[in-house]
């Protein structure tokens, strides 16, 4: 300079264009003399940005923008 991949809750990851969820961690409670472990519950999301199609968009398309990979 081109190309492909990739970006989502503190992390790691799901999600036929139709209510955005799991694990772990967090905070709380219950349990225990205490702590862990276990059990409940909850908090936490501009789904990288910015527009477009479409009734509807994390998906479909365009363009920046970060990041690893190839090539020149």
């Nucleotide at each position: 300079u081109g190309c492909a991949c990739a970006g989502a809750a503190g992390a790691g990851c799901a999600a036929u264009g139709g209510c955005a969820g799991c694990u772990c961690g967090u905070c709380a409670g219950c349990c225990u003399c205490a702590u862990a472990a276990g059990c409940u519950g909850a908090a936490g999301g501009u789904u990288a940005u910015c527009g477009g199609u479409u009734c509807g968009a994390g998906u479909c398309c365009g363009a920046u923008c970060u990041g690893u990979g190839c090539g020149a």
A computed fold for a 72-nucleotide RNA from Aureispira sp., annotated as transfer RNA. Lineage of the source: Bacteria > Bacteroidota > Saprospiria > Saprospirales > Aureispira. RNAcentral holds the sequence, with entries from ENA and MGnify. RNAcentral records the identical sequence in 2 taxa. It matches the Rfam family "tRNA".